[in-house]
The part of an RNA shown here (large-subunit ribosomal RNA, domain II) has 670 nucleotides and comes from Geitlerinema sp. PCC 9228. The coordinates come from a structure-prediction model, not an experiment, and the mean pLDDT is 86. The source organism's lineage runs through Bacteria, Cyanobacteriota, Cyanophyceae, Geitlerinemataceae and Geitlerinema.

Context: one part of a larger RNA
RNA sequence: GCCGGCGAGUUAUCUCUAGCGGCCGGUUAAGGUGUACAGCACCGGAGCCCCAGCGAAAGCGAGUCCGAACAGGGCGUCAGUCGCUAGGGAUAGACCCGAACCCGGGUGAUCUAACCAUGUCCAGGAUGAAGCUUGGGUAAUACCAAGUGGAGGUCCGCACCGACCAAUGUUGCAAAAUUGGCGGAUGAGAUGUGGUUAGGGGUGAAAUGCCAAUCGAACCCGGAGCUAUCUGGUUCUCCCCGAAAUGCGUUUAGGCGCAGCGGUGGUAAAAACACGACCGGGGUAAAGCACUGUUUCGGUGCGGGCUGCGAGAGCGGUACCAAAUCGAGACAAACUCGGAAUACGGUCGUGGAUGCCACUAGUAAGACGGUGUGGGAUAAGCUUCAUCGUCAAGAGGGAAACAGCCCAGACCGCCAGCUAAGGUCCCCAAAUGAUGGCUAAGUGACAAAGGAUGUGGGAGUGCUGAGACAACCAGGAGGUUGGCUUAGAAGCAGCCAUCCUUGAAAGAGUGCGUAAUAGCUCACUGGUCAAGCGCUCUUGCGCCGAAAAUGAAAGGGGCUAAGUCAUCUACCGAAGCUGCGGGCUGCAAGUCAGCGGUAGGGGAGCGUUCCCGUGCCCGAGAAGUGCUAGCGCAAGCAGGUAUGGAGGCGCGGGAAGUGAGAAUGUCGGC
Numbered sequence: 001g002c003c004g005g006c007g008a009g010u011u012a013u014c015u016c017u018a019g020c021g022g023c024c025g026g027u028u029a030a031g032g033u034g035u036a037c038a039g040c041a042c043c044g045g046a047g048c049c050c051c052a053g054c055g056a057a058a059g060c061g062a063g064u065c066c067g068a069a070c071a072g073g074g075c076g077u078c079a080g081u082c083g084c085u086a087g088g089g090a091u092a093g094a095c096c097c098g099a100a101c102c103c104g105g106g107u108g109a110u111c112u113a114a115c116c117a118u119g120u121c122c123a124g125g126a127u128g129a130a131g132c133u134u135g136g137g138u139a140a141u142a143c144c145a146a147g148u149g150g151a152g153g154u155c156c157g158c159a160c161c162g163a164c165c166a167a168u169g170u171u172g173c174a175a176a177a178u179u180g181g182c183g184g185a186u187g188a189g190a191u192g193u194g195g196u197u198a199g200g201g202g203u204g205a206a207a208u209g210c211c212a213a214u215c216g217a218a219c220c221c222g223g224a225g226c227u228a229u230c231u232g233g234u235u236c237u238c239c240c241c242g243a244a245a246u247g248c249g250u251u252u253a254g255g256c257g258c259a260g261c262g263g264u265g266g267u268a269a270a271a272a273c274a275c276g277a278c279c280g281g282g283g284u285a286a287a288g289c290a291c292u293g294u295u296u297c298g299g300u301g302c303g304g305g306c307u308g309c310g311a312g313a314g315c316g317g318u319a320c321c322a323a324a325u326c327g328a329g330a331c332a333a334a335c336u337c338g339g340a341a342u343a344c345g346g347u348c349g350u351g352g353a354u355g356c357c358a359c360u361a362g363u364a365a366g367a368c369g370g371u372g373u374g375g376g377a378u379a380a381g382c383u384u385c386a387u388c389g390u391c392a393a394g395a396g397g398g399a400a401a402c403a404g405c406c407c408a409g410a411c412c413g414c415c416a417g418c419u420a421a422g423g424u425c426c427c428c429a430a431a432u433g434a435u436g437g438c439u440a441a442g443u444g445a446c447a448a449a450g451g452a453u454g455u456g457g458g459a460g461u462g463c464u465g466a467g468a469c470a471a472c473c474a475g476g477a478g479g480u481u482g483g484c485u486u487a488g489a490a491g492c493a494g495c496c497a498u499c500c501u502u503g504a505a506a507g508a509g510u511g512c513g514u515a516a517u518a519g520c521u522c523a524c525u526g527g528u529c530a531a532g533c534g535c536u537c538u539u540g541c542g543c544c545g546a547a548a549a550u551g552a553a554a555g556g557g558g559c560u561a562a563g564u565c566a567u568c569u570a571c572c573g574a575a576g577c578u579g580c581g582g583g584c585u586g587c588a589a590g591u592c593a594g595c596g597g598u599a600g601g602g603g604a605g606c607g608u609u610c611c612c613g614u615g616c617c618c619g620a621g622a623a624g625u626g627c628u629a630g631c632g633c634a635a636g637c638a639g640g641u642a643u644g645g646a647g648g649c650g651c652g653g654g655a656a657g658u659g660a661g662a663a664u665g666u667c668g669g670c
Stems, first nucleotide, its partner, number of pairs: 001670006011092013025049003031043005053060002063075004095233002098230001102223006113197009122187001124156003127152001131148006160184003164181005199215001201211003208217001236605006246259005260363002262360006273351008287336002292332003296328005303321002305318005366391007374383002396407003411582004416578003422572003425557003431569001433568006444559001450544002454541010471528005477501003482496003507522001511520002583595004606659001608656010624643005630637002
C1' cells in the first nucleotide's frame, strides 16, 4: 500500500413541543395480594399537575396593581391530565478517537551522580627541590662549588582513563561506532566487589547535568472514559425546500449569546413585492461663491516700511508691503444663494404572496467583478465600507486553456426545430457573403512624453500663362576697409548706425572661410523651361520611441484579408426556448404550475440481526458462493444454472450492538 473483519447521536431520569390514544378533572409512587411468575391482573390517593388571579408586600379577589380617580394603562378573567411515538433541552463520559498535565499509592542507584567500607593497577625514559657529605669562605653565620640525594596535582610516553579535529558511517558493525591524528597518564588518578542517598526527592568541581536508551521534575498502577472554545472521522436510497459568511454584545475576535437569513406545522386576512399615476421631505452629483475659509490680476488705498524738509509739531515723495472695498478670474469631505437623477415614505389603480405565531437548524473566516468613497502611491490577485451581480452552493455555450467575466439556470429520454453570447479559409459547425472606404505596418499581440515631407479626408491662406515652385545659365555692383573698437576687425569677434548712388537686381549683408584680406555661397534680379506650387489648422489609419533572463507566447496553420471602419442579408451555435414521449411534487385536480444545489431542515422507502404471530419451502438439496438475457427511479428484489451439504423464506407486527472508503483508525492476511 491493497484486501477482509471491527469501528462513531446511545441509554436513564426530568422537562418543552408536535402527532396519536385513554379519561373529563387526570394519574398513582413505594409497597402489597393473586397467578399458568423477569410477565400480567387487582389493591394502594401518600404525592404531582389542574381547578384564580393580581401585587414587592400587607392584602383584595374575576379581578387586581399603579393612581386622588368611578380616568387611563399593565397582568388576568380560556381544560386539563396520564401514557405511547417523534423532535429539542437539562443532568449524566452523552457522537467517536486524541493530549500535554495534576493528584494518590507503589517500584527503582545492576546505567549514572556523590559518598562509605575493602581490595587492585599505573612499561620505559627524562628533569634533578629540600636535606646530607667534602672543599672553599666567615669572628661565627650567611654564601659559593662539586658530589650525594630523589622531591613534584614536574616532563616525554605504553597499559589504563578521556574525547579536541576530520573523514567514514546515517534502513550503521553500533539507538553514539570505526579509522587517522588528539588530552591525562603518582594523581582533585584509574578500577573491582559490597553498601548508602528516591521523585518537589536524591546527587551534582553546576551542564537543569544525572537518577536503568526516559528527566524543567523517573517509572508502574490508580483517580480516568481528566478536560480539549482544537484537529480528524461519523457508514443505505429516493423525493421537496434551501441558507450564511451581516448587526449588537462579549478577558471577545478561528468561541459563544440575541437579532438577521433556512426548514416544518399552524393562523389570519388582499398587507410583501413589481409596474403606472399622484403627493411628500431631503441637500448628494453636477453647479455656484450669497455665508465660512482658500486664491490670481487690476483700480482706489487704511496702516506700515523707506525717504525729503523741519528745532518740533507737522508737511511732502514713493515703481515697497498691504487692511478694507470695487472689477475680473478660480478652489472646498467637515463651504452652500440655489439644486437634480436615483433612493425613501404615503395614497390610488393593475398584477399577485406575504405577514404573524409555535417548534427547530446551519451561518456569524467569504471571493472576485461593476459602480460610489475612505486608507495606500487616483500601487497591489492590497485593504475598509456602501450598492448590484456571479461564484460560494451552478452544470451547459463563449473567452485557446481559465471558481468570481459574457450568454444562460441542467427532472429523464430523442440520430427533431429556433435562437443567445460568440462566430462562419483549414484545424472546427457555419459566408473564401454583398456594398463603400481605410491600412502596407503582418499594424492587425501591451505602452507614454516626444519625433517624422508615411498616407486618406476636411477647412483656410499665399504665389501663379503679366510664367509661379524646383532645376540650370548669368548677374549679385559703387561710395566703402560705414563709424567705433582693436595688434588687426575689410558684409561675416563685438558695439552703434543701417544711409546714398547705378541699376533688371544686389543686405553697410544668410552661411562657410582668412591672422586680417582673399575665396565660395545666400538673399535679390534677368534668362531657359512649362503648370500648378508653398504654408497653417483639423481629422482617419499607420511609423519610430519599444531592453530580460530554456524557445516562437498574438490557440496553431496561415492570411494583404481570413485586418480594420460603416451598412446589409444568410447561416452556425447551449443542458436556453420549442416539438414528441416519460417520471415525480404541489394544489382549487385542469389541457395548470414547479422539479441546479453545499451547510441545513422535512418527507417516503430499501436492507441487516434477533423476537412474536401466521403461511410455507427444504437430502427429488436450505443458507452461503460463482455465472446469468427479468423487475424496481433507487436503496434493492426475483428467476435460472453450477457449487455447497442443513437449514431457510414470505406476510402482519415488535426490538435494535442496523448499513463504511477515508478517522497518520483498529485487528488479521498478502